A computed fold for a 366-nucleotide part of an RNA from Torreya grandis, annotated as small-subunit ribosomal RNA, central domain. RNAcentral holds the full RNA, with entries from SILVA. Taxonomically the source falls in Torreya (Eukaryota, Tracheophyta, Spermatophyta, Pinopsida).
Context: one part of a larger RNA
RNA sequence: CUAGGCAUAAAGUGCAUGUAGGUCGUGAAUUAGGUUGGAAGUGAAAGUUGCUAAUAAUUGGUGGGGUGCUUUUAGAACCAAUUCACUUGAGGGAGAUAGUGGAGAGUGGAAUUUCAUGUGUAGGGAUCAAAUCCAGAGAUCUAUGAAGGAAUGCCAAAAGUGAAGGUAGCUCUCUAGGUCUACACUGAUGUUGGGGUGUGAAAGCAUGGGGAGAAAAUAAGAUCAGAUACCUUGGUAUUCCAUGCUAUAAAUGAUGAGUGUUCAUCCUUGGUCUACCAAUAUAUUGGUUUAUAUUGGACUGGAUCAGGGGCCCAGCUAACAUGUGAAACACUCUACCUGAGAAGUAUAUUUACAAGCCUAAAAAUC
Numbered sequence: 001c002u003a004g005g006c007a008u009a010a011a012g013u014g015c016a017u018g019u020a021g022g023u024c025g026u027g028a029a030u031u032a033g034g035u036u037g038g039a040a041g042u043g044a045a046a047g048u049u050g051c052u053a054a055u056a057a058u059u060g061g062u063g064g065g066g067u068g069c070u071u072u073u074a075g076a077a078c079c080a081a082u083u084c085a086c087u088u089g090a091g092g093g094a095g096a097u098a099g100u101g102g103a104g105a106g107u108g109g110a111a112u113u114u115c116a117u118g119u120g121u122a123g124g125g126a127u128c129a130a131a132u133c134c135a136g137a138g139a140u141c142u143a144u145g146a147a148g149g150a151a152u153g154c155c156a157a158a159a160g161u162g163a164a165g166g167u168a169g170c171u172c173u174c175u176a177g178g179u180c181u182a183c184a185c186u187g188a189u190g191u192u193g194g195g196g197u198g199u200g201a202a203a204g205c206a207u208g209g210g211g212a213g214a215a216a217a218u219a220a221g222a223u224c225a226g227a228u229a230c231c232u233u234g235g236u237a238u239u240c241c242a243u244g245c246u247a248u249a250a251a252u253g254a255u256g257a258g259u260g261u262u263c264a265u266c267c268u269u270g271g272u273c274u275a276c277c278a279a280u281a282u283a284u285u286g287g288u289u290u291a292u293a294u295u296g297g298a299c300u301g302g303a304u305c306a307g308g309g310g311c312c313c314a315g316c317u318a319a320c321a322u323g324u325g326a327a328a329c330a331c332u333c334u335a336c337c338u339g340a341g342a343a344g345u346a347u348a349u350u351u352a353c354a355a356g357c358c359u360a361a362a363a364a365u366c
Stems, first nucleotide, its partner, number of pairs: 004337002008319001012334001014199004021192003025086007033079002036074007048064006089189001090186002092183001094181004101175007108152001113147006123134002160167002204245006213239002218234004256333006265310011276297008315322001339366002348359001351356001
């Protein structure tokens, strides 16, 4: 490489966007590049093969066969190209609708800590037990007030939302995407995607702020045979904000993206439609009624889409499991794997302020 694979055995890039490339709906006409049939030419010699001459072998003569190439002719199903149409893929305007989607600004209440003042007096705190520690320079407790930072209790959920990372007090401003319904319009504009670009938790780095609590490092006290730990008392970087880097995670659903097809059942989120109940408004009627619209309700019922879960048939699987959000049945594109460790290391290029990251071996060994 092939073949076979990639949830858990080696193996899905963290995620998206998108260039080249690959691949891709329906109908008609034309072309004849691919493709198919025929004909002609060419296809040196040697070699191969039929016949043949002499021959021990060798050798000689002659006729075939011949992948391919060129020219020409015929055909038009498929691939391809050109042109013209189509609407179901895709997009799209309209009407509804749910949400902790993103960015910025403002603001609230609990709680911790500190400070000030009052009251008050001997312990407080910690632990299995203690000690370090705080406290007559008045602590802990308690009351009032102030300051400051960080996080947002209940609601809260197998829930929602986002491409992933992620995302939750409340209000406002700006902004992105989704779902449903009935459909003008465009007319294949789709899909995947090497390189590229963007985004990307925590920790870390740079500069400037901020610093309540927590807390690597570190100091002390314990424990212990020792204890550079687990436990305790302190405590700096950090955690927070702004700007710029870094580019990695068990970045996990350990399951790449897209499309189509497939038994039954239960729960849940959000639409739309419908049955039911109530209220309001308008119209109608002399009045009761009746009709339409809107709003609300419900431990109510049905239908249908789009998500989130449970159980399970067939199938699949080494098993475990999975099972209409497949790991089933199929198709398209793409990343990756090939005995173990050495090793995600050495070297080298790129990249980064650095720490490092990306690409990535071999010898020797088993």